[in-house]
Context: one part of a larger RNA
RNA sequence: CGUUAGAGAAUUGAGAAGAUCUGCAUCUAGUACGAGAGGACCGAUGUGGACUAGCCUCUGGUGUAUCAGUUGUACCGCCAGGUGCACUGCUGAGUAGCUAAGCUGGGAAGGGAUAAGCGCUGAAAGCAUCUAAGCACGAAACCCACUUCAAGAUGAGUUCUCUUUAUAAGGAUCGUCGAAGACUACGACGUUGAUAGGCUAUAGGUGUAAGCAUAGUAAUAUGUUCAGCCAAGUAGUACUAAUUGUCCG
Numbered sequence: 001c002g003u004u005a006g007a008g009a010a011u012u013g014a015g016a017a018g019a020u021c022u023g024c025a026u027c028u029a030g031u032a033c034g035a036g037a038g039g040a041c042c043g044a045u046g047u048g049g050a051c052u053a054g055c056c057u058c059u060g061g062u063g064u065a066u067c068a069g070u071u072g073u074a075c076c077g078c079c080a081g082g083u084g085c086a087c088u089g090c091u092g093a094g095u096a097g098c099u100a101a102g103c104u105g106g107g108a109a110g111g112g113a114u115a116a117g118c119g120c121u122g123a124a125a126g127c128a129u130c131u132a133a134g135c136a137c138g139a140a141a142c143c144c145a146c147u148u149c150a151a152g153a154u155g156a157g158u159u160c161u162c163u164u165u166a167u168a169a170g171g172a173u174c175g176u177c178g179a180a181g182a183c184u185a186c187g188a189c190g191u192u193g194a195u196a197g198g199c200u201a202u203a204g205g206u207g208u209a210a211g212c213a214u215a216g217u218a219a220u221a222u223g224u225u226c227a228g229c230c231a232a233g234u235a236g237u238a239c240u241a242a243u244u245g246u247c248c249g
Base pairs, nucleotide, nucleotide: 001152005163006162007161008160009159010158011157015149016148017147018146021049022048023047024046025045026044027043033038051106052105053104054103055102059100060099061098062097066093067092068091069090070089071086072085073084074083075082076081110144111143112142117137119135120134170248171247172246173245174190175189176188177187178186195241196240197239198237199236200235201234202233204230205229206228211224212223213222214221215220
């Protein structure tokens, strides 16, 4: 821009893309078969491999915005307690998120028409013949079925609802943000409000803070104290910020 008024939703599916894998074991059954040795078809079940999609409950990894320990040095006047720098100084752990080696699922079943092939009936050709007329089977291949996209499918589809003369329905700008994101876009919210921050509580992490007291000459230990501190988690709460407007239509 088009789809022949403008919007907001929900859809059909022409068409397109993807997937399509496979081992082993058990039962049937030591059965059928076979002198024996050996040893099934068909059917049923279990468990794997590779591939693939999603996820983070578990096992782990990471986690330079969390906690603790600790060395050297400088500084905060000194002690105590801290802060900076030294690869994040080094070390031990670790929330959310991300993640695989972790977890869950998938390739199941069925239908249609067939290939090679197996047949029925059956003439030409008194017989025979799966074929000439006719009919029935038959494969991971084909068409459906499964997953995803899909009306610019210009052949522009369908359904529901809303709106009408200076603007409406609706949208944008703007703001607070996000398991969305390079920007954009997409999604949530904007006081008729839990969108983000703060605060409170809590999950979880670290591991028992500082100060004081007691014991000890002291290092230190014990008590107060499963404390203190804490990021991204969860819930509550308008304290702060989402004001007021403007434009398109």
Predicted 3D model of a 249-nucleotide part of an RNA (large-subunit ribosomal RNA, domain VI) from a metagenome. RNAcentral holds the full RNA, with entries from SILVA. Model confidence (mean pLDDT): 89 of 100.